[in-house]
Record summary:
FMN riboswitch aptamer (RFN element) from Paenibacillus catalpae, 209 nucleotides, folded computationally. The organism belongs to Paenibacillus, within Bacteria. Its mean pLDDT, the model's own confidence on a scale to 100, is 76.
RNA sequence: GCUUACCUUCGGGGCAGGGUGAAAAUCCCAACCGGCGGUGAUCGAGAGGCGGAAGCGUAACUGGUUUAACCAGCAUGCUCUCGUUUUCUCGUCAGUCCGUGACCCGGGCCAUCCCUUGCAAGAGCGAUUCUUCGCAUUGCAGGGGAUGGAACGGUGGACCUGGUGCAAAUCCGGGACCGACAGUAUAGUCUGGAUGGGAGAAGGAGACA
Numbered sequence: 001g002c003u004u005a006c007c008u009u010c011g012g013g014g015c016a017g018g019g020u021g022a023a024a025a026u027c028c029c030a031a032c033c034g035g036c037g038g039u040g041a042u043c044g045a046g047a048g049g050c051g052g053a054a055g056c057g058u059a060a061c062u063g064g065u066u067u068a069a070c071c072a073g074c075a076u077g078c079u080c081u082c083g084u085u086u087u088c089u090c091g092u093c094a095g096u097c098c099g100u101g102a103c104c105c106g107g108g109c110c111a112u113c114c115c116u117u118g119c120a121a122g123a124g125c126g127a128u129u130c131u132u133c134g135c136a137u138u139g140c141a142g143g144g145g146a147u148g149g150a151a152c153g154g155u156g157g158a159c160c161u162g163g164u165g166c167a168a169a170u171c172c173g174g175g176a177c178c179g180a181c182a183g184u185a186u187a188g189u190c191u192g193g194a195u196g197g198g199a200g201a202a203g204g205a206g207a208c209a
Stems, first nucleotide, its partner, number of pairs: 001208001003207001006204005017029003031189002033179002035100004043091005048085005054079005061073004095177002104154003109149013124135004159175005181192003
């Protein structure tokens, strides 16, 4: 330094106030919230470049009739400050853009367990007309179901407008809209599956070059 596999930790917010009603954080008025990654004329900070102003300094040159001093100009260096920048670095920036996660659905696969059908076995038990029959057990093959797992696929919500500008899906202003399933007076916000899962984030250590 990067790749591969591993480990650890982290990894979702929100109905105030009121109305109706027997009952509603579920209806009505109103309030509040916005997972993860990307993109994102966003914003901020720092560095660099350029330009302007101010202060201080300086060899030479020019001017103030000559010389010195001094002053001014020109040039240049440093400091500070302001502006600018198709430079660099860091941080930040979309619920409604592009993906993605949770929830739900699907068929197949794997593991465990249960039920069932057929065949076979013989060292069990019972019955028997002593030939066998039934039950149980074991093995093989088939069918059905439950639980769990790793993938894959599907489903899955929502934006207009004004401004700025070369350019707006993202910036600024305004107004809208959206939000799994189960429970319950109809739920984005309560309770539950969930001390679960998870997109991912940070860190660690190993191998490799």